[in-house]
């Protein structure tokens, strides 16, 4: 750097110093910030991936699994990963088409044309949810 796996709507701060930016890329939207952004130091702290105990399965070897800590490895300490983008699905509105059937019209004839609406079929849109792509941490592997 690539890759595989598991999580990702919870949690958790001030000093210093700096001097205009930040909130991953790209587009939009919208926050933060001279009441002091990014970056670096000190100090806390939040979690619980690995770590360290310990039970359960399983047993050849080993994996999985639950609970308990928090010195170490790291991470993190605004706003769901700030939100959206890409697939499906459900609602609920709008547009167009397409027609049961009901009224009124024309014709006087088993027939015509127009128009509204129930469903149906397309499309937008907004909600909402399921997966994806990207990202971010972890531990493995190459």
């Nucleotide at each position: 750097u690539u890759g595989u796996u598991a999580u990702c709507a919870a949690g958790a701060a001030a000093g210093g110093u700096g001097g205009a930016g930040g909130g991953a890329a790209u587009a939009g939207a919208c926050c933060c910030u001279u009441u002091g952004a990014a970056g670096c130091c000190u100090u806390a702290g939040c979690a619980a991936c690995c770590c360290u105990u310990u039970g359960a399965u399983u047993u050849u070897u080993u994996g999985u699994u639950g609970a308990a800590g928090a010195a170490g490895g790291u991470g993190c300490u605004a706003c769901a990963u700030u939100c959206u983008a890409c697939c499906u699905a459900a609602a609920u509105a709008c547009u167009g088409a397409u027609c049961c059937g009901a009224u009124g019209c024309c014709u006087a004839u088993u027939g015509g044309a127009a128009c509204c609406u129930a469903g149906u079929c397309a499309g937008u849109a907004u909600u909402c949810a399921u997966g994806g792509c990207a990202g971010a941490u972890a531990a493995c592997a190459c």

The prediction has a mean pLDDT of 77.
SAM riboswitch aptamer (S box leader) from Arenibacter aquaticus, 142 nucleotides, folded computationally.
The organism belongs to Arenibacter, within Bacteria.